[in-house]
This is a predicted structure of a 78-nucleotide RNA (c-di-GMP-I riboswitch aptamer) from Rubrobacter sp. Taxonomically the source falls in Rubrobacter (Bacteria, Bacillati, Rubrobacteria, Rubrobacteraceae). The sequence was found by an Rfam model in a public genome assembly. The model forms 100% of the base pairs in the Rfam consensus. Model confidence (mean pLDDT): 89 of 100.

RNA sequence: CGACGACAAAGGCAAACCCGUCGUGAGGCGGGGGCGCAAAGCUACGGGCCUCCAACCAGAGGGAGUCGAGCCACCGAA
Repeated sequence: CGACGACAAAGGCAAACCCGUCGUGAGGCGGGGGCGCAAAGCUACGGGCCUCCAACCAGAGGGAGUCGAGCCACCGAA
C1' cells in the first nucleotide's frame, strides 16, 4: 500500500413505533427510541422500487437501511 474483518479497543450511525413540524403525496427535518449496520459515510450514474400528474406519449419528484457503480474514510487480531 492492497485485501480482509475479531465476542478486540475507541468512537460512529439509527429500523419499527411515538411526539412536533414541512410537503398534495412518496417522504424530509427536529426530539424520543433501538431493529440492526464495518462504510447504515457521500453521489440518483445504471437497474429496480415508491409518489404526484397524465387517455397515451410525456413530465415532476422520493428512497443511498434495494442491487450495482463511483468517490472518501477510523481501528488492526487472524